[in-house]
The RNA shown here (c-di-GMP-I riboswitch aptamer) has 90 nucleotides and comes from Geobacter sp.
Model confidence (mean pLDDT): 82 of 100.
Taxonomically the source falls in Geobacter (Bacteria, Pseudomonadati, Thermodesulfobacteriota, Geobacteraceae).
Of the family's consensus pairs, 95% are formed in the model.
RNA sequence: UUGGAAACAGGGCAAAACCAGAGAGAUCUGGUGACGCAAAGCUGCGGGUCCUCGGUCGUGGUACGCGACACGGACAGCCGGGUUGUCAAA
Numbered sequence: 001u002u003g004g005a006a007a008c009a010g011g012g013c014a015a016a017a018c019c020a021g022a023g024a025g026a027u028c029u030g031g032u033g034a035c036g037c038a039a040a041g042c043u044g045c046g047g048g049u050c051c052u053c054g055g056u057c058g059u060g061g062u063a064c065g066c067g068a069c070a071c072g073g074a075c076a077g078c079c080g081g082g083u084u085g086u087c088a089a090a
Base pairs, nucleotide, nucleotide: 004087005086012037013036017032018031019030020029021028022027035077041083042082043081045080046079047078048075049074050073051072055069056068057067058066059065060064
């Protein structure tokens, strides 16, 4: 360096649920808590899933309602890519 997670070591992260807060929502932040994780570190680059306040379009309209869309958001613990990183049997 490549490939790997068998063993060892230092450890690290923290699902669901509950509590508090933010948000229209998906979801996020903090606390408690551990289902799991060798990248469950970081990155929305490709795919996917989810959301619909506002936006655009359509429609009926006084207010506004309803529907569609992504060019608007969310998920890195859905998969792949990029990048950093623990160990060291082969």